A computed fold for a 366-nucleotide RNA from Rothia terrae, annotated as Bacterial RNase P class A.

Order: sequence, then C1' cells, then structure tokens
RNA sequence: CGGGAGAACCAGGCAAUCGCGCGACGCUACGUAAGGUACGUCUCGAGGAAAGUCCGGGCUCCACAGCACAGGAUGGUGGAUAACAUCCACUCAGGGCAACCUGCAGGCCAGUGCCACAGAAAACAAACCGCCCACAUAGCUGGGUAAGGGUGAAAAGGUGGUGUAAGAGACCACCAGUACCGUGGGCGACCACGGUAGCUCGGUAAACCCCAUCCGGAGCAAGGUCAAAUAGAGCAUGCCAGAGGGUAGUGCGCCCAAAUGCUCGGGUAGGCCGCUUGAGCACCUCAGCAAUGAGGUGCCUAGAUGGAUGAUUGCCCCCACUCACAAAGGUGGCGACAGAACCCGGCUCAUCGGUUCUCCCGCGUU
Repeated sequence: CGGGAGAACCAGGCAAUCGCGCGACGCUACGUAAGGUACGUCUCGAGGAAAGUCCGGGCUCCACAGCACAGGAUGGUGGAUAACAUCCACUCAGGGCAACCUGCAGGCCAGUGCCACAGAAAACAAACCGCCCACAUAGCUGGGUAAGGGUGAAAAGGUGGUGUAAGAGACCACCAGUACCGUGGGCGACCACGGUAGCUCGGUAAACCCCAUCCGGAGCAAGGUCAAAUAGAGCAUGCCAGAGGGUAGUGCGCCCAAAUGCUCGGGUAGGCCGCUUGAGCACCUCAGCAAUGAGGUGCCUAGAUGGAUGAUUGCCCCCACUCACAAAGGUGGCGACAGAACCCGGCUCAUCGGUUCUCCCGCGUU
C1' cells in the first nucleotide's frame, strides 16, 4: 500500500424566534382555608432499536399441604445471571491459506412408524441382467452367488490375497470405523497412546416416542383509592289544618303543590395513586481469559392519557448534479430506519453515512 476478519461508538452540529408536555416557583379569577384555572419565569423533554411482542424476570391480583398424571419448554461441557430459548470460555463437527465464521450438538442394539420417483430389493433381508452348478434335458426349469452391471438422495466397510463350481469377513494381511478394556492428560464435554473383538446389520427423533432438567394462572385495561348520577335500605318531616317551590332582597298576599331532607350501602361515569430512584447512569480501583462480580466517588436524566417531544430562519457539515480534472462556486436534497406509554435483561427484524481500536493474508521499501 492492497485485500480481508472481529469488536466498540456516533446517529447531522451551533444559534435565534415561535409553539407543545411534565415539574418547581410566583400568582389574577375562585375559595374561610388547604389549595389553585388562566398567565409569567426557570429546569427537563425519545431510541439503538422506543418496533415485532418471540423468550426470561421484577411488580400486582387470584389459586395453592404434599405427590402423581396430563401439557409445555430446553438439550455437548463448565461458568455467568434475578431468570432465560441469553451471554462467556471450551469440546466436537463443517467451512476458510489465515484472522475467524457456522451449528435446535441427548438417544433409532426400548418399542412403533416413514423413506416419493426409480429399482429385483429401502432392512433380520433382496436374484432384474450377469456368473456358477444340476438335468426326469434346454425350460416362462430347479438351486447357489451380493464379486460385476443397472436404479436411486441412500444398496449391506475399502484394497490385495487365500479359498471356491462360481462367490462371499467364509478366512488372512493392511487401512478406515465401532464397541469394550487399560494407561496418561483435563473440573468436565473430550483428547492422546496401547490392546482385544470380524463387531462393520442404511437413513430419519424440526416422526411418534424414550431419557434428563425446568415450568401454577392472568396481566398496569394488573391492582388500590376518592366518589357524582340512577336503582335500593334506614331515619326525620309532611300528605289539603299542607312540608316544599315560584312571585328579582324581606314580610304579608297570590299561584303551583306530594313528596322533601339527611344517612348508609355498593362502586358506574369521572378524578387520583400505581408512574418512574432503578437488577439505574458516568468514572475509577480490585477479582476473573471472559461473560460478570465486589467496592468507592459523583449524578437524577420523558412520564403523556386522544396521548407533548414540533415548526421557521441563518451559518457550518454531509450527499447528488453541474462547470474537461482539482480548487472555488452554483443548483437541489433538507439528510437512514424509525418514534416512549408499568419497568428491566435478551433475541429477531429495519437502518443513509461515518469514526476508533485489535488481528490475519499478500506485495513493496529499509
């Protein structure tokens, strides 16, 4: 310098004006007051995914002695964690020269099932062609044979030999695999070495199933609290000798008149709490390969409820086009995906452009 691998981070910047939401303070209306509408000032005001709602937990209510069945989830080993289908480290398998990447990675010698098409045969078992033997003789016969051909995604370990009528792990040597035994290493998955056994009898468990481990249900519209209206209950007063209402304030008069008032109860409309101080954020130290944990210091950083977080302007940045290149300029885009709603840890999907660090391979120079 070129090509690549893996992490972390940013998510246009600054300023002005106007506007919106929560909160604090002041305070006009209203209130005896506590308070407090409007208004003013100030602080704060989306994300790495706020998304999908796919997992896991906190929290809340309901259920619950214990156990079992059913159902669901997970599936190499060790660790992390509140927990997980997540993360870290490692093992094994596959890919890459490498950095590194990918993997739902237990068990088909418990049982059952399935394997399209083709093929003779798709699994305790097969004879289509071929090869070999026989003859009650040449056949559309009877047997042997898995070496060879052919079919298929897949056909009963491979090579060579012995053997045989022809063949075959039938037997032998070597190679590959499997199972078991031993030694050594590792917490472990597993690895290395040595030995024994012809043991080599397909695949499929994101097929039923078996094994091991784990799992109550519903969700902030959870749940709590204040509490109109209507229905209900109780008490008091009244029902024409009239409570009460109207007649602009009061009394009389006049008119209308059968219900009226209080309390309780349940908790609808509506309000409030839950609501944002939390497995929180930033920095530092220590332990650990790491995920992560422990400690210290500092900070408070949206909380709406028809749902605020926006708009305009100026300068700069970026991108596209243009002027033959470059610079300067001009024009345009207004600039990725997207947007909180109880909170948190993950996963998955979407995403313009850019920054930093570490590592690998190749080439060149010293």
A source record names the gene rnpB. The source organism's lineage runs through Bacteria, Actinomycetota, Actinomycetes, Micrococcaceae and Rothia. The prediction has a mean pLDDT of 76.